The RNA shown here (Bacterial RNase P class A) has 434 nucleotides and comes from a Terriglobales bacterium.
The coordinates come from a structure-prediction model, not an experiment, and the mean pLDDT is 76.
The sequence is in RNAcentral, with records from ENA.
A source record names the gene rnpB.
It matches the Rfam family "Bacterial RNase P class A". It is annotated as a ribozyme.
NCBI's taxonomy places the organism under Bacteria, Pseudomonadati, Acidobacteriota, Terriglobia, Terriglobales.
RNA sequence: CAGCUGGACCGGACGGCCGCUCUCGCCACAAAAGUGGCGAGGGAGGAAAGUCCGAACUCCACAGAGCAGUGUGCCGGAUAACGUCCGGGAAGCCAGCGUCAAGGCUGGUUGACGGAAAGUGCCACAGAAAACAUACCGCCCCGCUAGCGCGGGGUAAGGGUGAAAAGGUGCGGUAAGAGCGCACCGCCGCGGCAGCAAUGUCGCGGGCAGGGCAAACCCCACACGGAGCAAGGCCAAAUAGGGAGGGAGUUCCGCUUCGGCGGAUGCGUGCUGGCUCGGUGCGCGAGGUGAGCUCGAUCGAAGGCGUGAGCCUCCGAUAGGCGCUCUGAAAACCUCCGGGUAGGUCGCUAGAGCUGCGCAGUAAUGCGCGGCCCAGAGGAAUGGCCGUCGCGCCGCAAGGCGGACAGAAUUCGGCUUACAGGUCCAGCUGCCGA
Numbered sequence: 001c002a003g004c005u006g007g008a009c010c011g012g013a014c015g016g017c018c019g020c021u022c023u024c025g026c027c028a029c030a031a032a033a034g035u036g037g038c039g040a041g042g043g044a045g046g047a048a049a050g051u052c053c054g055a056a057c058u059c060c061a062c063a064g065a066g067c068a069g070u071g072u073g074c075c076g077g078a079u080a081a082c083g084u085c086c087g088g089g090a091a092g093c094c095a096g097c098g099u100c101a102a103g104g105c106u107g108g109u110u111g112a113c114g115g116a117a118a119g120u121g122c123c124a125c126a127g128a129a130a131a132c133a134u135a136c137c138g139c140c141c142c143g144c145u146a147g148c149g150c151g152g153g154g155u156a157a158g159g160g161u162g163a164a165a166a167g168g169u170g171c172g173g174u175a176a177g178a179g180c181g182c183a184c185c186g187c188c189g190c191g192g193c194a195g196c197a198a199u200g201u202c203g204c205g206g207g208c209a210g211g212g213c214a215a216a217c218c219c220c221a222c223a224c225g226g227a228g229c230a231a232g233g234c235c236a237a238a239u240a241g242g243g244a245g246g247g248a249g250u251u252c253c254g255c256u257u258c259g260g261c262g263g264a265u266g267c268g269u270g271c272u273g274g275c276u277c278g279g280u281g282c283g284c285g286a287g288g289u290g291a292g293c294u295c296g297a298u299c300g301a302a303g304g305c306g307u308g309a310g311c312c313u314c315c316g317a318u319a320g321g322c323g324c325u326c327u328g329a330a331a332a333c334c335u336c337c338g339g340g341u342a343g344g345u346c347g348c349u350a351g352a353g354c355u356g357c358g359c360a361g362u363a364a365u366g367c368g369c370g371g372c373c374c375a376g377a378g379g380a381a382u383g384g385c386c387g388u389c390g391c392g393c394c395g396c397a398a399g400g401c402g403g404a405c406a407g408a409a410u411u412c413g414g415c416u417u418a419c420a421g422g423u424c425c426a427g428c429u430g431c432c433g434a
Base pairs, nucleotide, nucleotide: 001430002429003428004427005426006425007424008423009422010421012389013388014387015386016385017384018383020043021042022041023040024039025038026037027036028035029034045405049416050415052414053413054412055411056410057228058227059226060225069224070223071222072221073220074088075087076086077085078084089113091110092109093108094107095106096105097104114219115218119217120216121213122212123211136159137158138155139154140153141152142151143150144149167185168184169183170182171181172180186208187206188205189204190203191202192201193200194199232346233345234344235343242337243336244335245334246333251264252263253262254261255260266284267283268282269281270280271279272278273277290326291325292324293323294321295320297318298317299316300315302313303312304311305310353372354371355370356369357368358367359366360365391402392401393400394399
């Protein structure tokens, strides 16, 4: 100097013009809400993304216990919390050093890192054998054979298979071998010491049991209600429902196809004006084995009158009246109440906030003091154009082209993923020079 890897940081700058959105101030209009104008200020990110974890906040649910299910899983710390972060331990891998060799030492790096000595299950292919061990080649001994070799036995050092082969290395030993013996390392048990702990280390004892897989079931320990700002609270229109209250001639006349129609006069209820009143709109009725009164008819009884047919009075019964009064239901219309919708408003951004310094801590982080206010929309603003500079590429030059990933939606802490280009630091490799 170049390249690669890892980590931290940046993610074009300045100016002008025209817009968009929010807040504030002033002015105009308006009763107010608000609308318009002018001015000032704020206006996307390192990931705003995926919505994968953890919380705040809100609503709903909730006696207790057990079972099931899900998640987490070395130790200590940080934190509001976490599956996150920091530090440590053990293990795997890489590099260097070291040893006859193994064990080991140093540095870096990786991660679902509890239990495989409770039980069950699985371990493809290859291989003799994949777990109550076993023997293909080989090695050794014995027997047979002229010999190649065959048979029996021993062995597990060497070869071979495999992801993994029943402790490793060395020396001794042996027919050959083998923890068969010894040394070192590993392992198991017990104890001491160090450490908060994970764990480490030392000593003694034991020739060595107990292969791997729990991201297979399982066991152990711990944790665990649900939905999510379209959460949720408040105000509340028109229209249509619901509830309560107020609320009018069974009028007269004419016509009728008997269903009603027209007119008059009124009544009720709104609107309006010049409000004892006028104008104008709408409505004026289904209807009861209801109650009382009344009317005539029929029947019966009594009394009276008449020569008589019969008549009159009163009582009772029956059916009836388009007879009367009352009660009750009820129209237009008005008033009040209640729920929901549209719409509005709060939630909404001053917060586990940002930043400077100091202190504590290896660190994550915490504490103290000072400074700062930094989007808050709601079919959803944050944009466009131009100039200068800067960056990358192309070009001898003038100059030209390009500029990533991507965009808030209640908020925060993490993780993961995407990203042109650039800056700094560390490590490794290569080349050049001293």